[in-house]
Context: one part of a larger RNA
Parts: sequence; structure tokens; C1' cells
RNA sequence: UGACGGGGGCCCGCACAAGCAGUGGAUCAUGUGGUUUAAUUCGACGAUACGCGAAAAACCUUACCUAGACUUGACAUCUGUGGGAUCUUUUGGAAACUAAAGAGUGCCAGCAAUGGAACCACAAGACAGGUGGUGCAUGGCUGUUGUCAGCUCGUGUCGUGAGAUGUUGGGUUAAGUCCCGCAACGAGCGCAACCCCUAUCCUAUGUUGCCAGCACUAACGGUGGGAACUCAUAGGUGACUGCCUGUAAAAAGCAGGAGGAAGGUGGGGAUGACGUCAAGUCAUCAUGCCCCUUACGUCUAGGGCUACACACAUGGUACAAUGGCCGGUACAAAGGGUCGCGAAUCCGUAAGGUGGAGCAAAUCUCAUAAAACCGGUCUCAGUUCGGAUUGUAGUCUGCAACUCGACUACAUGAAGGUGGAAUUGCUAGUAAACGCAGAUCAGCACGCUGCGUUGAAUACGUUCCCGGGCCUUGUACA
Repeated sequence: UGACGGGGGCCCGCACAAGCAGUGGAUCAUGUGGUUUAAUUCGACGAUACGCGAAAAACCUUACCUAGACUUGACAUCUGUGGGAUCUUUUGGAAACUAAAGAGUGCCAGCAAUGGAACCACAAGACAGGUGGUGCAUGGCUGUUGUCAGCUCGUGUCGUGAGAUGUUGGGUUAAGUCCCGCAACGAGCGCAACCCCUAUCCUAUGUUGCCAGCACUAACGGUGGGAACUCAUAGGUGACUGCCUGUAAAAAGCAGGAGGAAGGUGGGGAUGACGUCAAGUCAUCAUGCCCCUUACGUCUAGGGCUACACACAUGGUACAAUGGCCGGUACAAAGGGUCGCGAAUCCGUAAGGUGGAGCAAAUCUCAUAAAACCGGUCUCAGUUCGGAUUGUAGUCUGCAACUCGACUACAUGAAGGUGGAAUUGCUAGUAAACGCAGAUCAGCACGCUGCGUUGAAUACGUUCCCGGGCCUUGUACA
């Protein structure tokens, strides 16, 4: 100087407390361990692994296994020789591949011979190749501490020196934020602000958007028309403790009030200091060294990654009446669409099919939002709750749904009576509930990422648990 203490002081955080909804019990989905297997490819392991890499494992992917094949190789450059490239048909084969037959003479320069650029085949080697090893050799990227308020430097001063001071102290703040004081005076990286979205108003512009007033229309912004309103997209305005009162040290600030759409960082996002964990990643990529080189490389078919006495993690659905079922009726936002979205119509109980209008989209379409509301029914039961499981028949995608897809109909109708110890999230348009869209994607979503709709309860407080910041103290620790 740090680190540590079941030392002290001050302070903060959904850390506790006060509340709401859960997890832990059931069943299913997904991930992991374990076991099994020819293989169940690899990585990730307290917080900071386990719906994680994977924003899509039927084939492919694919790295694993079995079998069949190749050896200058699936891919790159160089040399030589030959040939148009290429297309079609057939033999054998699971395919990779193999063995034949036929068609075919291109482009540029040149009169021609021929040369050149692609492309293909053969030969030889230089070499290619490796998702083989090492993340404890590395770059890059990332997690975490932590959006915590810290981490440092120059000059000066003090100390023999390691170092100290500044950065400590009194207040204050979300903040090393600001004020005052002070052997310090300044500065840098962080904080804050500048950026984006959102909340008010103004101006401009009105189509594909809008419709107040005026007409037309059986009805519909459908038409004439309008430029007000909504909205769209550009530019501005606005919030700064600016004003008032109190308080504080006539400071920084704090409390209350006015005005205001908004008030004290308005609400969200992006933004992550010096460092820590030899944290993670050699399987995104790059890369040193080591290793393989008729194989640890490459191609193909089939299988596996989907196994299943079990254990854990994260989720979905429930156990019902604040509910289930039936009928009627209402209101979003944000997105996607040409190898695409696909309307009306008709067929089917339905999944879906038919059809092909319109739309590269404020125009057309995906697309009926669902909870909600109104009416009816069920009457507390393993039920008209719950839907697992299983049987049969189908639909769709796709060369192909057996291993191993999603969905539909009929039948079947399991566990489950609100869950032990323990434990998680959340402070407001939040929790909880409800649906919608997107990425990936031929198909496959209970996951993920967004979007809106309905919309609470509680916070006395900081004694205690956990984590963190500052000062101080002890130490046989570094």
C1' cells in the first nucleotide's frame, strides 16, 4: 500500500421488510447429468453452465457410427500433354461411382498455320486438406463485478524509502454531482450532457391516409368536394430549480407551491472507466507450436445427435364457478409479403382444397385480435373441470414423414383437490392476465425477440439476510 475480520461509523440496491404472482407436488415440452449404445458428435458447470452456442437435427445441416469408395484429392496456385464446353441414352450399383454408345466443334486475334482466355480429362510433384490437440502460447469478440462511482496522471509539497498528499474533512447528490474548507494547483478516463424513441403545441405538405361543414348515393369516405380534425414526415417550440415561499452557512442544495402536456435525471433505449475471474470461445473467424497425410483428408448410402430404471434446471397446461361450454357483439399496435402475401366465390364437419382478383404495398394481402361485454346453460362432482395417453381415418410440406414432422376429425379420457423443506420475479402503465407479429424456416415454436389490450396491491422502515461504495481500526496474510 492492499486484502481480510462472526471490528466500528456513514450510505446504497426488489437486499430485507410490506404486498402481488409464481417455482418446488401433477402431466407434457425443452436443456443438462447419469445410464445405455456401433454412434448416442462437440463445447458451456456456483453466482457468470443447464428453452445456453442452436434465429429451426426427417435427408442436407453433421462435426458421430456402420458399410461402400477415392488418393495432387471436394477446394487453391504452378508445369506438361490432350480435348470445344456440353448434352442425351443405356449396363452394374443403395448411392458415390463404373462400363459403353450417340450428338456436338463455340469465344478473341489471325489470310492460314497457329496462338490466347475460359472449361474438361490425364500425368508428375511442389502442395492442398484436418469441426485433430493446446483458450494455461495468442488476436479478435464476449460474460461478470456493474451503469457500481470509481480509476489515474503532470507539476509542487511531505517522507531516508516503500509511499502519502491531491481523491481526506463539513454539507449535498443518482453520481469523485456540486459547494465550502484544506500543501496543494491543475488535468485525463469514467458520471452527466450531446444521439434515438416517447409525452405538448406550432409551421409546412396533403396521397395510397383523414371527413367537420355542403351536395349525390339503397348502403359503404363510395363519389363530387374539403385542408378543418386524426394521421403521416420534415422543421421548430418546450423544462432550465427558470419563478415564489420556507429552510440551509447570504453556498451547494432540500421541502412545499404556482404556471404547465410534462417538474426537478419527465419515462424508456443506446452508451459499460482502470482492472478482476490464467472466466468463456483454437467448433464463427484469424493464428504460433504440436500431430495426421492411400488418412485424424475427401465422396456416398443408411443409422445416430430424438435412446430411457432415474436426478436436476427452465417453461407450457391445469387442478375449476372471478370458471367450462354455446350463441351474439366490440375495440389494437407493431410487423411480413414476388421462388412471395394471396381476396371474393365454391367444395369439405375440419385440417385443407378450388380459384386466381389485387399487391414490390399508408392503396392489395397475411388478418376474424383475444381476454372484455350481452344472453343462455352447467351447480361443486375427478364433473360439461383437466387434457396426457392410445386407436382409427385424414390434410399439408417435402425425392422421402418407419426410426423421427406439424395439423384435423371421431373415439379414448391418465395424473392432477393449489403443492414439504426451500426458493424466484416485480415499485406503475410496472406485476399479473390477454392475444398479435417477426426472425430462423420447404415443413416444424409451449422457446426467443418485439407489439399493443385490460390493469392492480404494497413500501412503517434499514434491526436483520445478501451484494456493493466511502472513512476508520486490528492483523502472526500478500
Predicted 3D model of a 478-nucleotide part of an RNA (small-subunit ribosomal RNA, 3' major domain) from a metagenome. The coordinates come from a structure-prediction model, not an experiment, and the mean pLDDT is 85. The full RNA is in RNAcentral, with records from SILVA.